[in-house]
RNA sequence: CCAGUCGGCCGGACGGCCGCGGGCGCGAAUUCGAAAGGAUGCGUUCGAGGAAAGUCCGGGCUCCACGCGGAUACGGCGGCGGGUAAUUCCCGCCGAGAGUGAUCUUAGGGAUAGCGCCACAGAGAAUAGUCUGCCGAAAGCGCCUUGGUCUUCGGACCAUGGGCGCAGGCGAUGGUGAAACGGUGGGGUAAGAGCCCACCGCCGCGACCGUAAGGAAGCGGGCACGGCAAGCCCCGCCGGGAGCAAGACCGAAUAGGGAUGCGAUGGCCCCGCAAGGGGUACGGCCCGUCCGUGGGAGCGCAUCCGGGUAGGUCGCGAGAACCGUGCGGCGACGCACGGUCCAGAGGAAUGGUCGUCACCUGAGCUACGAUUCAGGUACAGAACCCGGCUUACAGGCCGACUGGCUUU
Numbered sequence: 001c002c003a004g005u006c007g008g009c010c011g012g013a014c015g016g017c018c019g020c021g022g023g024c025g026c027g028a029a030u031u032c033g034a035a036a037g038g039a040u041g042c043g044u045u046c047g048a049g050g051a052a053a054g055u056c057c058g059g060g061c062u063c064c065a066c067g068c069g070g071a072u073a074c075g076g077c078g079g080c081g082g083g084u085a086a087u088u089c090c091c092g093c094c095g096a097g098a099g100u101g102a103u104c105u106u107a108g109g110g111a112u113a114g115c116g117c118c119a120c121a122g123a124g125a126a127u128a129g130u131c132u133g134c135c136g137a138a139a140g141c142g143c144c145u146u147g148g149u150c151u152u153c154g155g156a157c158c159a160u161g162g163g164c165g166c167a168g169g170c171g172a173u174g175g176u177g178a179a180a181c182g183g184u185g186g187g188g189u190a191a192g193a194g195c196c197c198a199c200c201g202c203c204g205c206g207a208c209c210g211u212a213a214g215g216a217a218g219c220g221g222g223c224a225c226g227g228c229a230a231g232c233c234c235c236g237c238c239g240g241g242a243g244c245a246a247g248a249c250c251g252a253a254u255a256g257g258g259a260u261g262c263g264a265u266g267g268c269c270c271c272g273c274a275a276g277g278g279g280u281a282c283g284g285c286c287c288g289u290c291c292g293u294g295g296g297a298g299c300g301c302a303u304c305c306g307g308g309u310a311g312g313u314c315g316c317g318a319g320a321a322c323c324g325u326g327c328g329g330c331g332a333c334g335c336a337c338g339g340u341c342c343a344g345a346g347g348a349a350u351g352g353u354c355g356u357c358a359c360c361u362g363a364g365c366u367a368c369g370a371u372u373c374a375g376g377u378a379c380a381g382a383a384c385c386c387g388g389c390u391u392a393c394a395g396g397c398c399g400a401c402u403g404g405c406u407u408u
Base pairs, nucleotide, nucleotide: 001404002403003402004401005400006399007398008397009396010395012357013356014355015354016353017352018351020047021046022045023044024043025042026041029040030039031038032037049379053390054389056388057387058386059385060384061243062242063241064240074239075238076237077236078235079093080092081091082090083089094108095106096105097104098103109234110233114232115231116228117227118226131174133170134169135168140166141165142164143163144162145161146159147158148157149156150155182200183199184198185197186196187195201223202221203220204219205218208215209214247314248313249312250311257305258304259303260302261301262300263299266282267280268279269278270277271276285296286295287294321340322339323338324337325336326335327334328333358377359376360375361374362373363372364371
């Protein structure tokens, strides 16, 4: 210098003006409301993110359910050790795989518990298998043929005869496939084959090392055991439900509920425009009755009480918080000390504009540089809170490491 691998960080800066939301303070008034409380003014202070997102995990908090233990069903998880409030997250390690390497990937328990599946191609895909092939030795069948002997001339017999075909043997060759029941070489054989041998692989045991997963010198075994469990399943471990519209407190008007008290106000007739006044007899339902009236239900009115609705307040941000230093730890992280206060709300504020600067792109000018003009600066946006994961993201910065080339 080129190519690459990991990890961390920033997410335009400063200033002016205008505007918006929360807290606090001020001081009168106006206004909405039954009230509590709210709105309008001035000052001051604070006001999005690394993901606030997806709502996928794990917790806090709240209410509901719940004697204890076990089983079953359902769901999730699955190497080992550690971290944490907790996790399926994170850290360190082990195994397997990929890469020259830094490094990356890994749902990584069980395939002799059982069942199931293995497309296409291929002869054959799991109790292996003969398509192309090799052999056809031994024991066997058919045909042809060579030589010999015998003959009743049809043939028969003999020879380890020869050839072809079959039965049969083989799992070596070719070919198919992701995968063909260990590989290479040699011996062996009729041809072959762990049939035998050497090496490699595999399986079993295993000194020793490691907390463990696991590693492993060595010894033994011709080799038996295909793959798939993000297929059913088996084993082990974990798991109550709902969610801030959780939930708590205050609490109108109207309607309805309860308690207490009072009432007969009604019909008919007369006077009066009406409000009202007078008279009259029947006194509505149920029970008791000494027939005087008493009690009850219902109705009406008044007062009081309680539940709930609208509405209001709380929950609601001092926290598993953030920053710095030190210590322990390889690390995730923990502990100690010091400092800081950092949006909160309700369908929802956090914006606009101007100036200077920064960065990027294009154009002009220029030998280059400098400089001028124009445009642009992502993804996105709190809603009870926190820890993770995942996804989106213009542009930029820093650190560690790997491979190659060159120079000293």
A computed fold for a 408-nucleotide RNA from a Hyphomonadaceae bacterium, annotated as Bacterial RNase P class A.
The model forms 96% of the base pairs in the Rfam consensus.
The coordinates come from a structure-prediction model, not an experiment, and the mean pLDDT is 75.
It was read from a public genome assembly, where an Rfam model found it.